[in-house]
A computed fold for a 502-nucleotide part of an RNA from an uncultured bacterium, annotated as small-subunit ribosomal RNA, 5' domain. RNAcentral holds the full RNA, with entries from ENA and SILVA. Model confidence (mean pLDDT): 83 of 100.
Context: one part of a larger RNA
RNA sequence: GAUGAACGCUGGCGGCGUGCAUAACACAUUCAAGUCGAACGGAUCAUGGGGCUUGCCUCAUGGUUAGUGGCGGACGGGUGAGUAACGCGUGAGUAACCUACCUCUGUAUGCGGGAUAACGUCUGGAAACGGACGCUAAUACGGCAUAAUACAACGAAGUCACAUGAUUUUGUUGUCAAAGAUUUAUUGUACAGAGAUGGGCUCGCGUCCGAUUAGAUAGUUGGUAGGGUAAUGGCCUACCAAGUCUGCGAUCGGUAGCCGGACUGAGAGGUCGAACGGCCACAUUGGAACUGAGAAACGGUCCAGACUCCUACGGGAGGCAGCAGUGGGGAAUAUUGGGCAAUGGGCGAAAGCCUGACCCAGCGACGCCGCGUGAGGGAAGAAGGUCUUCGGAUUGUAAACCUUUGUUGAUGGGGAAGAAGAAAGUGACGGUACCCAUCGAGGAAGCCACGGCUAACUACGUGCCAGCAGCCGCGGUAAUACGUAGGUGGCAAGCGUUAUCC
Repeated sequence: GAUGAACGCUGGCGGCGUGCAUAACACAUUCAAGUCGAACGGAUCAUGGGGCUUGCCUCAUGGUUAGUGGCGGACGGGUGAGUAACGCGUGAGUAACCUACCUCUGUAUGCGGGAUAACGUCUGGAAACGGACGCUAAUACGGCAUAAUACAACGAAGUCACAUGAUUUUGUUGUCAAAGAUUUAUUGUACAGAGAUGGGCUCGCGUCCGAUUAGAUAGUUGGUAGGGUAAUGGCCUACCAAGUCUGCGAUCGGUAGCCGGACUGAGAGGUCGAACGGCCACAUUGGAACUGAGAAACGGUCCAGACUCCUACGGGAGGCAGCAGUGGGGAAUAUUGGGCAAUGGGCGAAAGCCUGACCCAGCGACGCCGCGUGAGGGAAGAAGGUCUUCGGAUUGUAAACCUUUGUUGAUGGGGAAGAAGAAAGUGACGGUACCCAUCGAGGAAGCCACGGCUAACUACGUGCCAGCAGCCGCGGUAAUACGUAGGUGGCAAGCGUUAUCC
């Protein structure tokens, strides 16, 4: 000098930040991911019309939405347990790859089918949740047609190269598609090509400590063939060979998320990785796949373990390292707040809905910055206190007293920007910031130190006691070093101590 700090004493205001570093301990409760009726059939409500058997049937319009279906739940948010690794950083490669939504281009959108939830009836179960039969729709699911610049096989010709090869033109054969909605304006769907964005994989270099860890390794190292993947590869399998790494530190053990950066320092360097941004990993512990463009998926599924809860004992339910909040641990770290007004995200043609992301407010002197606690005059140098050589000295222009100001404070009045594409409408914050008027010095100073280092000294008490102390060291009867008082010095809404780093 610095800190995500804590502790002691003290504490007026504002702005901007910041706040479980410990138990990746366990969690009551609400909320945190939905949306689309312009994909679909129902159900239901309202209004209007028609039929009449007057409480039913039917039609139209509008609203609501349990289910089917689509898109999104792989983003956003949290945490740092694991990881010494192509995890991260940096620089390359991919002639070994994928990419929903978005943009551009080309072509197409033909024919037909069988189901199923919802619903109805019956029925099992305490519940969670089901079962049987029957009915129905689609942009749900099959089939067929059409078919190239797609894919596959076999050929031909050319161009190029980074080894395997890449690419262009062309021939034959084979294979693969679609979905409509609304109502004239769109939008969707299928195939193909290109782009953009996002990712997968590979490689060079860099990346803590220990040799009181010296050898490690059998899918191990390489090859052939096959499987698997979007894709290369012992990634996996069979067979063959016996290799591979290591004193330039393998293996083992310990510690640790990495970086942009932060702190310090003249720099070199050292330490750290909170907040903000990028990457990675994880989601009660371990394992697995499904769906999907994308997951081996925090608020999805299945299995196993531990734990908690419900139970009619047969069986079930759960996962805050999301925002708040609770218990516990701890020296220690906040509200079960407001709003989608802004920014951004999901869905939707849109209106809009959802959004504990986010924007705000609350709490904490936790940090930084700013302001205030008055200003000018005022000597009888008042009283009081302290010291005293008893003369006085000092506190000290300090106070009183006079004049004055209004930062702040209080009351009252006005009152935003943030809100856009012309108008209208839309603000949680918030009647906040800010402006004006009135009142009135009124409500607002402490903490540490004073032997030397180190700025600042006397008195009394104590008497190696009580105590102080960062180091040297003070204290045993005149203590500037302990305790108190007066005075003084330093910093100041803070001051000191402790811890850690430079």